[in-house]
Context: one part of a larger RNA
Molecule: small-subunit ribosomal RNA, central domain
Organism: uncultured bacterium
């Protein structure tokens, strides 16, 4: 090399974009570079292995001859296929038209309900907590009630295996900007396509810088309980935090534990979101295309289970695993303010 794997046994990279690279639609013709035949000299000699002979009484050794050599060169043909040029086509991909949904992003600005806290009224002794307490709070007028105000943060109902996003994700309203998709149409380009080592991007939650905010919650911390003990688990308090700006970090069970893309494969059933038929008609009803569950057949599987959103039948590309532990550690190297990340042994042991 070839030959098995990667949903749960070890194994899909978190996610796009994308250099180079590897792969890649129909037709027609050139070339003959890869290919495939066939021819020439070569391919020394010894060795090995083989065949046929001969020598030691046999073998084992040893002698001769013979074919044979993975090949490469040099030359003729072949023209399927893969390649290189030229020409053409549209169906793959792309634009251009009409339309259609939308928590897809970014930003300005409004809104109500709640919590807290300020003032003021009533009003008087408890409140608050809890399995029972107690630590707190309150006669300095709390707790309940009522007006009025201040801020901060989240967005009840609707709401749904509903949408949208490449993934992290994304939900009051308007309103401006802006991305990306689906459905029809078939004017236009004419393979312009898939994948992608490295690069580059973006990338919950914590956490870190600087500067603002701070209503509620709330690591660490203080008290109070519990208990044998109680650095906990419940209570009361309350500091970073959590919210903004801007710059960092770069990792999660980042999971559908399921890489992208592409063709092909019974069927039922409910939901988005178009489109056509049929219809008086916006319902219902056939069709279909696109994205979402279920629940099944064949085919898969070690089993559970997948099953047109494959884990099934093929095809191109990328990453990744090869016993458990030592260990994602150690050492270097990069990368970061730091915390600490990417990369990643080994000795030993079972």
């Nucleotide at each position: 090399c070839u030959g098995g794997g990667u949903g749960u046994a070890a194994a899909c990279g978190g996610a796009g974009c994308g250099c180079a690279g590897g792969c890649g639609g129909a037709a027609a013709g050139a070339c003959u570079a890869g290919u495939u035949g066939g021819a020439a000299g070569u391919g020394a000699u010894a060795u090995c292995g083989u065949a046929u002979g001969g020598g030691c009484u046999c073998a084992a050794c040893c002698c001769a001859u013979a074919a044979a050599c993975u090949g490469a060169u040099u030359u003729c043909a072949a023209g399927a296929c893969u390649g290189u040029c030229u020409u053409u086509c549209u169906u793959g991909a792309g634009u251009a038209g009409u339309g259609c949904a939308u928590a897809g992003g970014u930003a300005u600005g409004c809104g109500g309900a709640a919590u807290u806290c300020c003032c003021a009224g009533u009003g008087u002794a408890u409140c608050g907590g809890a399995g029972g307490a107690a630590u707190g709070c309150g006669u300095a007028u709390a707790u309940c009630u009522c007006g009025c105000g201040a801020g901060u943060g989240a967005c009840a109902c609707c709401a749904g295996u509903g949408g949208c996003g490449a993934a992290g994700g994304u939900a009051g309203c308007c309103u401006a900007c802006u991305g990306a998709g689906c459905a029809c149409c078939a004017a236009c380009u004419g393979a312009c396509a898939c994948u992608g080592a490295g690069g580059c991007u973006c990338g919950a939650c914590a956490g870190u810088g600087u500067g603002g905010g701070u209503a509620g919650c709330c690591a660490g911390c203080a008290g109070u309980a519990u208990u044998a003990g109680a650095u906990u688990c419940c209570g009361u308090g309350g500091u970073a935090g959590u919210c903004c700006a801007c710059a960092c970090c770069g990792u999660a069970a980042a999971c559908g534990a399921u890489g992208a893309u592409u063709a092909g494969u019974a069927g039922g059933u409910g939901g988005u979101g178009g489109a056509g038929g049929a219809u008086u008609g916006a319902c219902c009803c056939c069709u279909u295309c696109a994205g979402u569950g279920c629940c099944g057949c064949a085919g898969u599987u070690a089993a559970c289970a997948c099953a047109a959103u494959a884990a099934g039948u093929a095809a191109u590309c990328c990453a990744c695993a090869u016993g458990g532990g030592g260990a994602g550690u150690a050492c270097g190297a990069c990368c970061g303010c730091a915390a600490g990340g990417u990369u990643g042994a080994a000795a030993c042991u079972c």